The prediction has a mean pLDDT of 82.
This is a predicted structure of a 75-nucleotide RNA (transfer RNA) from a Bradymonadaceae bacterium.
RNA sequence: GGGCCGGUAGCUCAGCCAGGGCAGAGCAACGGGCUUUUAACCCGUCGGUCGGAGGUUCGAAUCCUUCCUGGCUCA
Numbered sequence: 001g002g003g004c005c006g007g008u009a010g011c012u013c014a015g016c017c018a019g020g021g022c023a024g025a026g027c028a029a030c031g032g033g034c035u036u037u038u039a040a041c042c043c044g045u046c047g048g049u050c051g052g053a054g055g056u057u058c059g060a061a062u063c064c065u066u067c068c069u070g071g072c073u074c075a
Stems, first nucleotide, its partner, number of pairs: 001074007010027004020058001029045005051067005
């Protein structure tokens, strides 16, 4: 230098191919219940510039371009 894959909540990930509903789950955190207390269990709450910037579109996490970043691979 070429090719491919990934980047979404504090963490691990879905959703993207095939555009539209306040963007979801588990864990964590916080509050409450239960319990002598803790853990476990139950209920609730909090959570996000969807890596950045442009473009297309009435409308973009999703399509296009480019850049950044991590990994694999070819030379």
The sequence is in RNAcentral, with records from ENA. Rfam family: tRNA. Rfam links the family to the GO term triplet codon-amino acid adaptor activity. From the family's description: Transfer RNA (tRNA) molecules are approximately 80 nucleotides in length. By type it is a transfer RNA.